[in-house]
Overview
Predicted 3D model of a 1510-nucleotide RNA (small-subunit ribosomal RNA) from an uncultured prokaryote. Its mean pLDDT, the model's own confidence on a scale to 100, is 82.
RNA sequence: AGAGUUUGAUCCUGGCUCAGAAUGAACGCUGGCGGCGUGCUUAACACAUGCAAGUCGAACGAGAACGUCUCUUCGGAGACUAGUACAGUGGCGAACGGGUGAGUAACACGUAAGAAUCUUCCCUUUAGUGAAGGAUACCUUCGGGAAACCGGAGUUAAUACUGCAUAAGUUUUUUAUAAGAGAUUAUAGAUAAGAAAGACGGCCUCUUGCUGUCGCUAAAGGAUGAGUUUGCGUACUAUUAGUUAGUUGGUGGGGUAAUGGCCUACCAAGACAAUGAUGGUUAGCCGGCCUGAGAGGGUGAUCGGCCACAUUGGGACUGAGAUACGGCCCAGACUCCUACGGGAGGCAGCAGUGGGGAAUAUUGCACAAUGGGGGAAACCCUGAUGCAGCGACGCCGCGUGGAGGAUGAAUGUCUUCGGAUUGUAAACUCCUGUUUAGAGGGAAGAAAAGCUUUGGGUUAAUACCCUAAAGUCAUGACGGUACCUCUAGAGAAAGCCCCGGCUAACUUCGUGCCAGCAGCCGCGGUAAUACGAAGGGGGCAAGCGUUAUUCGGAAUUACUGGGCGUAAAGAGCGCGUAGGUGGCCAAUUAAGUCAGUUGUUAAAGAUCACAGCCUAACUGUGAAAAUGCGAUUGAUACUGGGUAGCUUGAGGGCAGGAGAGAGGAGUGGAAUUCUCGGAGUAGCGGUAAAAUGCGUAGAUCUCGAGAGGAACACCGGUGGCGAAGGCAGCUUCUUGGCCUGUCCCUGACACUCAAGUGCGAAAGCGUGGGGAGCAAACAGGAUUAGAUACCCUGGUAGUCCACGCCGUAAACGAUGAUCACUAGAUGUUGGUUGUGCUUGCACGAUCAGUGUCGAAGCUAACGCGUUAAGUGAUCCGCCUGAGGAGUACGGUCGCAAGAUUAAAACUCAAAGAAAUUGACGGGGGUCCGCACAAGCGGUGGAACAUGUGGUUUAAUUCGACAAUACGCGAGGAACCUUACCUAGGCUUGACAUGUAACUGCUAUCACCCGAAAAGGUGAGUUCCAAGUUUACUUGGACGGUUACACAGGUGCUGCAUGGCUGUCGUCAGCUCGUGUCGUGAGAUGUUGGGUUAAGUCCUUUAACGAGCGCAACCCUUGUCGUUAGUUGCCAUCAUUUAGUUGGGCACUCUAGCGAGACUGCCUGGGGGAACCAGGAGGAAGGUGGGGAUGACGUCAAGUCCUCAUGGCCCUUAUGCCUAGGGCAACACACGUGUUACAAUGGCGAGUACAAAGAGCAGCUAAGUCGCGAGACCAAGCAAAUCUCAUAAAGCUCGUCUCAGUUCGGAUUGAAGUCUGCAACUCGACUUCAUGAAGUUGAAAUCGCUAGUAAUCGCGUAUCAGAACGACGCGGUGAAUACGUUCUCGGACCUUGUACACACCGCCCGUCACACCACGAAAAUUGUCUACACCCGAAAUCAUCUUAGCUAACCUUUCGAGGAGGCGGGUGCUGACGGUAUGGAGAGUGAUUGGGGUGAAGUCGUAACAAGGUA
Repeated sequence: AGAGUUUGAUCCUGGCUCAGAAUGAACGCUGGCGGCGUGCUUAACACAUGCAAGUCGAACGAGAACGUCUCUUCGGAGACUAGUACAGUGGCGAACGGGUGAGUAACACGUAAGAAUCUUCCCUUUAGUGAAGGAUACCUUCGGGAAACCGGAGUUAAUACUGCAUAAGUUUUUUAUAAGAGAUUAUAGAUAAGAAAGACGGCCUCUUGCUGUCGCUAAAGGAUGAGUUUGCGUACUAUUAGUUAGUUGGUGGGGUAAUGGCCUACCAAGACAAUGAUGGUUAGCCGGCCUGAGAGGGUGAUCGGCCACAUUGGGACUGAGAUACGGCCCAGACUCCUACGGGAGGCAGCAGUGGGGAAUAUUGCACAAUGGGGGAAACCCUGAUGCAGCGACGCCGCGUGGAGGAUGAAUGUCUUCGGAUUGUAAACUCCUGUUUAGAGGGAAGAAAAGCUUUGGGUUAAUACCCUAAAGUCAUGACGGUACCUCUAGAGAAAGCCCCGGCUAACUUCGUGCCAGCAGCCGCGGUAAUACGAAGGGGGCAAGCGUUAUUCGGAAUUACUGGGCGUAAAGAGCGCGUAGGUGGCCAAUUAAGUCAGUUGUUAAAGAUCACAGCCUAACUGUGAAAAUGCGAUUGAUACUGGGUAGCUUGAGGGCAGGAGAGAGGAGUGGAAUUCUCGGAGUAGCGGUAAAAUGCGUAGAUCUCGAGAGGAACACCGGUGGCGAAGGCAGCUUCUUGGCCUGUCCCUGACACUCAAGUGCGAAAGCGUGGGGAGCAAACAGGAUUAGAUACCCUGGUAGUCCACGCCGUAAACGAUGAUCACUAGAUGUUGGUUGUGCUUGCACGAUCAGUGUCGAAGCUAACGCGUUAAGUGAUCCGCCUGAGGAGUACGGUCGCAAGAUUAAAACUCAAAGAAAUUGACGGGGGUCCGCACAAGCGGUGGAACAUGUGGUUUAAUUCGACAAUACGCGAGGAACCUUACCUAGGCUUGACAUGUAACUGCUAUCACCCGAAAAGGUGAGUUCCAAGUUUACUUGGACGGUUACACAGGUGCUGCAUGGCUGUCGUCAGCUCGUGUCGUGAGAUGUUGGGUUAAGUCCUUUAACGAGCGCAACCCUUGUCGUUAGUUGCCAUCAUUUAGUUGGGCACUCUAGCGAGACUGCCUGGGGGAACCAGGAGGAAGGUGGGGAUGACGUCAAGUCCUCAUGGCCCUUAUGCCUAGGGCAACACACGUGUUACAAUGGCGAGUACAAAGAGCAGCUAAGUCGCGAGACCAAGCAAAUCUCAUAAAGCUCGUCUCAGUUCGGAUUGAAGUCUGCAACUCGACUUCAUGAAGUUGAAAUCGCUAGUAAUCGCGUAUCAGAACGACGCGGUGAAUACGUUCUCGGACCUUGUACACACCGCCCGUCACACCACGAAAAUUGUCUACACCCGAAAUCAUCUUAGCUAACCUUUCGAGGAGGCGGGUGCUGACGGUAUGGAGAGUGAUUGGGGUGAAGUCGUAACAAGGUA
């Protein structure tokens, strides 16, 4: 610091996601040790049990027992225990410490200030501490009760309680004086009021005397703590806008420690609020912690400060302090005890239990240390605290060994079978001993205090007390722990996640859109680096992953640091309040601002330095910092305040100017329609074409007259005016704004504007008019599959007017307003002005508008560009992924329609902008092609042949399916082929190689069985070499049998492949290097102007060159020359039936080599070009004709059944052999052909002329036979020699005479021929007989541009036989092309695009089904809350009473009485509870509404191209 993800690719916008750090965490797998931390985030849910606050005998009275000892009359007594324990009175403490975060949006907290206060214990200072009295608990006794506990009587003490005395200070009232504006303060005096307690020591004069310490009382001060006030800061919500009656203030009174409506009576009517009151929701606040570069954002565990709370609610008492966690009273809920009468309780203290939960520990040890309470002290108490236990919960440290070790062992995995990897890893050798185990030693944390002695101080004092030194006596929970030493021993100690990209790390197997993965993109449908496993690798490591949450990345809320023409985003437009901002000059002030000083900003934490634990974490010490707030002193540039001025901003005056600016009134002509009249006749109207409609009751058309409403042709213009909406005949009235000139006046009066207010197209609404034309709805006619549309004929609201609503538009320049600055060029509108002259023009200057093009600059690009989207300033509005949704709910407005304000759940990983390359368009332009047109002949109709589909079948083997499958693979299925079916058989196999064992046959022949294969029987000397006993052995070759490796597969996948092929297309295209342009994809080149068959060539040109294609080179054909003449040829000579022979090679021909054609020449055109038109010559003329030749690529095109091949599958079968059948079936449909339908013909007779091929398992002459297919016989020829082999159409003659025929030949019968083991299924041909359909073929469609179409025959491959097919050959031999509008295909340029699987694209809505969240809804259930009223506990306060009870004081006759108190009554307030009515926010809800998402559902085709009606 970035990365992935929208696209075919690009750039931008924009969201989503990831990599980092962190946590009081949890879960999964795993787990050696130690240190330091940390541990109920949920139920402020309920709690068993134990402990968590006591202490003081030096305040007080009383006062045991067990036990031991002694005595004893054995009954007991005494001493010690012991003034001890327990309990009580009294004092202090219990308000600290500890817990929790429910409540609280508040002076609760933080920070900084303040004044009207209190403060136990503590410190300092001053003054005192006199003299009396009456009770009471404990105790004894009696009684009640289950208990808790309570009551009566009696006795007693105090530092308990109560009077009295005294009063330096203190307090009350008051006088005088002084100060002060006053409040008030100070001084002096008078008056009134209020205190106390002793205990323990020492010295003693012997009477209570002195003195010490600790206490007590009063007072002043301090310290500490607490209360209280104020400024500022402190969450979200306006779909909460008004709130408030003790409310705001004053006066009097009360109350408090103290100010104060804190309370009360009266008076006034205020107080708070858009700078957000009130209400609602949520929340303890802070130091800090996490993150971040920072600014910020999140958070408030542990530690520290503050607050609040203690089962829920209320209340006071005591006290210095509480409205009191381990106190009290009352009420509620809950739990427990009970003898049913009553009682008891409060873990949010430490442990612990249940419950909740994903989840959080021991019912431990000790007061040794630190701290706290009490005490004079010893000491006691202390779940504070110190420690230990449990948990990898976190941070930190250590270890699981080190060195050597290559037959690179074995195993595993992969493999191209060679090897690679695991891997120095292991084994093995030599070491070490952290940790571990055992043994031994063994700390620091402990010093105060106490006691003794000796100094010093104090004192009358050698007491006491304080202090110093020495000595002494102790005191450790942790813990025999840390640490050290020795011994043993590599022994006991490694896992987790990941390996498609982001993101470091790859292979094999399994699986087969299944199982599964996934943070995002996305993997998986038979070769998965993405699932599962294994091997290997990467990362981290006693941990590793996952989940959750926070910040970061995210400049994705933008203060730092974003935007708004088209991506989300400028309000439809004015006016204008608050607010914000504001021209020039001068002095003043010092609020902002800046600087210095100062106080504070607790400690801890963080940073830096040093130090202590072996190190680190952890801890200690010090330093610095602490952006803030306060105080104070300065500065005065800028901003602000008040003051005095100025004129340039703004406004006004005066003089001119243009204009569809607005409102009212009047008025004009053209046109439509209607009415009336004339004239006139059959149609009019409408459309792509029609029809509905109108018209013989007279339309349309035409002439004249009239009525009525609405709109204003020409001028007219990217012309004018207006803020916008908008504004158009003419005249007039009223009126707003603008521009120019002048520089006369005012003197900053300005700009922008939440709220508010006004205007605001069309449509719509209300009331009343009006209504010609047009025209939603509606009706009819068309179109259509449908047509609730587009088109046509009608037609009502409405459109018009008046008044009133509505308040929205793509209200757009998709561009807020204002001001300033920053090159120009060229139109146009309205002014002013200068110059020139031809007096209406030209050229300038300037101001204000309105257009076009452009510099710089800006922009993602497109584009903008003085009319900014440039550069700056001010103010307002608005945006933050897409959908849900501008929707729901609520509010406001409206008569309604609706407008405005405006969410969430849920779903997705995109949605989007601009530009690029393609593709496409029922877009445009240019061009080409038998593409159309012009022609000729066909197909489609018939019969047959053949292929395909379908059907059938045991099988009808398989493949090929628009063009580019269908006489295709197949150039030839009777068996074979053959892959299919049925049946019979074989299992190392029909075929190959190798190994091992055994064996010597096999071929061939005959016979049996069988459909054959197969099987059986018999006959049959395998060969070679060596050895030798002559019949054997050994070895080899060749066979056979058996066993094992393996063979075999036309089985699957052409979507795993190679090769080959089709098609676009023989179309003219497809690219590259360098350069240039562009942020980039890309562009340029390759476009433009010409030209060509051609990206062919020329020219222009930010391009210059090049490659694959085009062309040429190759073959063939057309002309000539030359060479060569056999099997070819024959002009001349001879010969002959015949080029037959002699002869010749001139000619033809054959086949080699050459020549020839290149726009070379001429004329014209064209740009001095390419090239085109014409001509000459020439056999041939503009690539002469034909062929071969097929660019980059497209179609996952075709082929695993030609071949090859990966993977998968079968292995007594999906292999192999054999027989028979099938591939040939047949209601039907299609393709390709053949033959025809006839006279341009058929038949008969005669007669002429080819080319190219083939031939020995062959072609077969001649001859004979047969009507014929053919047969018999038999020459020649491996072929320019022989044969196939008569070419046919043609020509000549004859006949038929338009008919289902002398056309046509299907079908069928009979008889044959040939091939072949074999023609039944299922061959071809011949003869005789038979003689079907068919009379030129609908819609539609095919081929062909010259030796072509058409027509005629000939040959060949395959092949035993079997072409109407295929491939070749020649003969005869046309017609037409104006032309490119249209159809199809293609090329180039351009344009639009929401397409890129690319129009066979994309995509919208209803309906149906399933699921999800949400709204409405009769109603219903909790919660919270407001107001009113009722009831009214405890309790304070007020008041009354003193009938009951009553020690202290007073009086007293001693009986008693009084004062006071307890008690009781009433009242105010008052919690819980109740009644009634509202409000808020939740839950549920039959039904219902739209929304979203789903597999390939249904109906249409709305949008994207002119998307077929923009």